A computed fold for a 508-nucleotide part of an RNA from a metagenome, annotated as small-subunit ribosomal RNA, 5' domain. Rfam family: Bacterial small subunit ribosomal RNA. Gene Ontology terms of the family: structural constituent of ribosome and ribosome. The coordinates come from a structure-prediction model, not an experiment, and the mean pLDDT is 80.

Context: one part of a larger RNA
RNA sequence: GGAUGAACGCUAGCUACAGGCUUGACACAUGCAAGUCGAGGGGAAACGACAUCGAAAGCUUGCUUUUGAUGGGCGUCGACCGGCGCACGGGUGAGUAACGCGUAUCCAACCUGCCCACCACUUGGGGAUAACCUUGCGAAAGUAAGACUAAUACCCAAUGACGUCUCUAGUAGACAUCUGAAGGAGAUUAAAGAUUUAUCGGUGAUGGACCCGCGUCUGAUUAGCUGGUUGGUGAGGUAACGGCUCACCAAGGCGACGAUCAGUAGCCGGCUUGAGAGAGUGAACGGCCACAUUGGGACUGAGACACGGCCCAAACUCCUACGGGAGGCAGCAGUGGGGAAUAUUGCACAAUGGGGGGAACCCUGAUGCAGCGACGCCGCGUGAGUGAAGAAGUAUCUCGGUAUGUAAAGCUCUAUCAGCAGGGAAGAAAAUGACGGUACCUGACUAAGAAGCCCCGGCUAACUACGUGCCAGCAGCCGCGGUAAUACGUAGGGGGCAAGCGUUAUCC
Repeated sequence: GGAUGAACGCUAGCUACAGGCUUGACACAUGCAAGUCGAGGGGAAACGACAUCGAAAGCUUGCUUUUGAUGGGCGUCGACCGGCGCACGGGUGAGUAACGCGUAUCCAACCUGCCCACCACUUGGGGAUAACCUUGCGAAAGUAAGACUAAUACCCAAUGACGUCUCUAGUAGACAUCUGAAGGAGAUUAAAGAUUUAUCGGUGAUGGACCCGCGUCUGAUUAGCUGGUUGGUGAGGUAACGGCUCACCAAGGCGACGAUCAGUAGCCGGCUUGAGAGAGUGAACGGCCACAUUGGGACUGAGACACGGCCCAAACUCCUACGGGAGGCAGCAGUGGGGAAUAUUGCACAAUGGGGGGAACCCUGAUGCAGCGACGCCGCGUGAGUGAAGAAGUAUCUCGGUAUGUAAAGCUCUAUCAGCAGGGAAGAAAAUGACGGUACCUGACUAAGAAGCCCCGGCUAACUACGUGCCAGCAGCCGCGGUAAUACGUAGGGGGCAAGCGUUAUCC
């Protein structure tokens, strides 16, 4: 000098953009953050329309209003069965020195819902169960029994492939184990709705799993480490290879090219600095990983060993009728606490995307916006021209003056920003705009509403007076202050930067 997710002190006019718990992965009140489908189903608790039957009021005595009951047939629909989603999106960086990450490979050892293309099929039956109803138990959370019923829920059978698996066959290929085309035999699979369709299976695509080369902080005041350990055979398990697991057998495997142990740490694209080499760093944005109060476990599913799912254990908090229950903000806001320090319990699904749905649409604290804070960066303004009687005031003085200083006043203008009034978008494909009467445009109006901070001994741009008297104090280094201090304090003047300026911390 540059930089910062900064903080502190003084000060502060306005846009746009970006960013805002770096500390306790501390504890959390409250609200919201994952639902949707009635074109799968049985149904009807609520609302509405309609129909029928009553009641009340009004009077134009046969319709108006209000209200009650009945009717799933209809618009819909709480709860329930069922489907899809909840494994995405969002948060955090505790753990991890590891195939975790980066890069480059491999899979002749694998899986892949929804989507797309093509081919074929969509036949016949059956038994349950929730809701509802009835009866119990319990303070509650909830739970038990009986009876009833449906389905794109479940089960059986037929057909059944160019699919999968097993056996056979092997002319082709390769990378040791091997892989593979044609052909043959066996096993295996269904659900309806109908107006556009729906469902099942396979192939590609997409996404993921595994293996491997190289790279990835410090310490030897850590030198030996290892028993499923290293390898083999066989079996089990897995989507799949494999000590992944098990039985048996062998005694191996790693290590001064640093094993093991200990400390620290999420990794990268990047970011900061530097001419570069490099050094430091890993906020925001993007990719990967890990975690979801702590530890363990599986279930469901195409996908989880699952943040707002389940079970067990533990700590903590809450409710309790003391028998027993409930909970998990490292989602968005917000609270307490910690801290030098970090925001609103906001608006909207209008846009972009996501889930469900044929759609209308619903949900979406993702997201889009707004609010707060000079936290950063960019830009703009706080006026322009003229104006010497060099006014007054202030400071200084050798008392003559000098400085502030064209500075002010005065005169002539202008209106950026702010304020007032009128108009008023794009973002939206036909409609639909939270932002927002916002941006922007126009008009009128007044120089009005808008300048501070640090420094002035040298380094380092900028000096005088007074006060103080090794005191009070200053200070980055050298150093200054003990009676003439350009170094302390105040004033005048000056220098630098400027809505900021200094200080502190950290990095180059």